[in-house]
Formats: sequence, C1' cells, structure tokens
RNA sequence: GCGGAGGGCCGGAUGGCCGCGUGGGGGGGCGACCCCCGCGAGGAAAGUCCGGACUCCAUGAAGCAGCGGUGCCGGGUAACGCCCGGGCGGGGAAACCCGACGGAAAGCGCCACAGAGAACAGUCCGCCGCGCAGGUCGCGGCAAGGGUGAAACGGUGGGGUAAGAGCCCACCGCGCCCCUGGCAACAGGGGCGGCACGGCAAGCCCCACCGGGAGCAAUGCCAAAUAGGACCCCCGCGCGGGACGCGUCGGUUUCGGCCGAUACCUCCGCUAGGCCGCUUCAGCCGAGAGGGGUCGGGUUGGCAGCUAGAGGCGCCUGGCAACAGGCGCACCAGAGGAAUGGUCAUCGAAGGGGGCAACCCCGGAACAGAAUCCGGCUUACAGGCCCUCCGCGCGC
Repeated sequence: GCGGAGGGCCGGAUGGCCGCGUGGGGGGGCGACCCCCGCGAGGAAAGUCCGGACUCCAUGAAGCAGCGGUGCCGGGUAACGCCCGGGCGGGGAAACCCGACGGAAAGCGCCACAGAGAACAGUCCGCCGCGCAGGUCGCGGCAAGGGUGAAACGGUGGGGUAAGAGCCCACCGCGCCCCUGGCAACAGGGGCGGCACGGCAAGCCCCACCGGGAGCAAUGCCAAAUAGGACCCCCGCGCGGGACGCGUCGGUUUCGGCCGAUACCUCCGCUAGGCCGCUUCAGCCGAGAGGGGUCGGGUUGGCAGCUAGAGGCGCCUGGCAACAGGCGCACCAGAGGAAUGGUCAUCGAAGGGGGCAACCCCGGAACAGAAUCCGGCUUACAGGCCCUCCGCGCGC
C1' cells in the first nucleotide's frame, strides 16, 4: 500500500428573532396574564417479539392432569428465549463466522420421484453351480459388481469360496465396560462385542426445567350524573332443637287463661352443597351460598399513578469475560387529542461537474420521533471517526 475479519463511537454545528410545554423565582385583586432563569426525543423513542418492576383480579398449599414455553455444559443477572466463557458439529488459507445442539435399542407415524427393494428386507441387470430339451430354458445358491435415489441393511484391504458373504482377520466406524484429564459438556487411551442400531422429533411423543390472568385505557381519589336498574336460566330448598307472637285443631277451665299438637316467620346446630380442572390437607360460606345469560340508563371532567432510577458518568479493586463491589460527581423530557417548532445568518460531510494541479462551481444531511418505567432481541439507517487482528506485496 492492497484485500479481508472483529469491536467501539458519532450521526449536522453556532448564533439572532418569533413561538410551544414544563420546574423554580418575581410582579399582578396571589385569577387571567406578564417578566427572569433552568430543562425539553433516540440509537433505535420503531416492531410490541421475550424478560421483569408496579397495579388490580382469582380462598391458600401440595401432587396429578391439561395447555404454553425452553432444550450441549459452566457462569452472569432481579429475570430472560439475553449476555460471557467453554465443548461438539459445519464453513474459511487465516483473522473469524454459523448452528431449534436432549432422546430414533419406550411406542406410533412418515420417507416424494426414481427404483426389484425405503426397513421383521429383497433380486431388475448380473455372478456361480446343477439338470438336459443346449435355450431369450428350468431348479438352486449369492448379495460382492452394475443400475435408481437425498438415503440401499457398516467402510477399506486381505484371506476364503463354485460364486460370494463379518464367513474369518487387520484398521476405521458403531455399541458396552474400565482407566486418565476436566466442576461439566467432552476429550484421550485400553479391553470386549462380528454388527444387533438407515433417516425424520422445525410429525405425534418421551425426558428435564420454567410458567396464574389482565394490563397505566392497570389502579386510587374528587367532581359530575343516575332508576345504582329490569329480567331469565341452572343446581338446591333436607334433618334436629329452642323462645316470642299470630292462626288452626284437641284437651281443660273458676271463661281471665293454661297445656299439648301442627304449619309459617325468626334464632341456633348439623348435613347435602358451594368457594380451585381432579385428589388430599387447611380455611371460609352454608339451605341459599354459588354458577351462567339477556336488556337498559348515566358520566365520559380534574388530580394522583408520572418519573431519582435493578439509572448515568469518571476512577479504583476482583474476575479471561459477561459482571460484581467501593468511592466521587452531576440531576438528565414528563406532555395528556398529546409541547419539543418556524425563520434568518454564518459554517458545513457525502455526492455531481470543471481543471495537469493548487483549487473553483453546484449541492445541501440517513433512518426516524417519547406516552408508566426498566433489561434484552430484532428491524431501519446517508455518511464519518477510532481501536485490534488476519493474509499478500514493497522498503528498512
């Protein structure tokens, strides 16, 4: 210098004038309003795809079932499907990049086309033996060669054989056991087994782990308004006891009442039952507790939630790192049909044109815009800057 890989940062600047939202101060009948000072979009504010905080709803807990999610190992974190480190597999000459990466000897299912055959194997072309009728023949053996396919029932070499075949042997692969290293995923080594085990789980499924629902239009308060409304269905309306009052019946009476029975109301207790899909335990309700549905009316204004935080920046310490801890510094939007804008001046990156060149002219800034907040992922993005690494060439 050229080509490439990984990571970080910025992403129009300054000023004047006019305007908007908000916090503080001042003026003003502390009302409108005016003045001064401060602050006022992003790296993604986006998609709303994951994880939380917060709030409300649902009797609680355990187990099971169902549904959904995650899926190599270790670590980080409030948590995660995120991040870091490692293992294995794949790509690259390398820096480096990519991977839904548990289980296919629990079971079921599927494997297009082609092909004889797609999984308890089988024989299309062939190879070999025998027979005699000598052929485009018959019977038997074989699974090595050819052919098909994404994939053909272990691979290569040797022995063996009529031809062959894990039939036998060596190595490789695979499985089981053991040893060594590692927290582990896994790696290395040794022994045994003649092969039993094709692929697909982004098909069902199995295993392990995780998970209540709804969302700031949550939710609370104030104001306003109102009929806090009308109706239907499901399950059930059982047992025992007591007191007062009323009714009825019976008995008794000195005609005032008294005693007994019965039904309703009411009270107490129990049970059925209800409050969680099932079971168990606990708690609550209980003959009305519960479950479900239809129709209608009113208000739709204000305040809170609302921004100081698992936050930011700098330094130090621990850690390979993600990250954690300590100290210091500053306060950094808070609107609510929704502010964050307009204009002028100066300057201006890319890009385009001219010129041998210095330079001149044109040109004017990507994607996009908060809406309870935070951690991620993904997607969009003109252009620029910085750091580290790999390969090649040249010079010293």

A computed fold for a 396-nucleotide RNA from Ruegeria alba, annotated as Bacterial RNase P class A. Its mean pLDDT, the model's own confidence on a scale to 100, is 78. Taxonomically the source falls in Ruegeria (Bacteria, Pseudomonadati, Pseudomonadota, Rhodobacterales). Its Rfam family is "Bacterial RNase P class A". Gene Ontology terms of the family: dimeric ribonuclease P complex, tRNA processing and ribonuclease P activity. The family's RNA type in Rfam is ribozyme.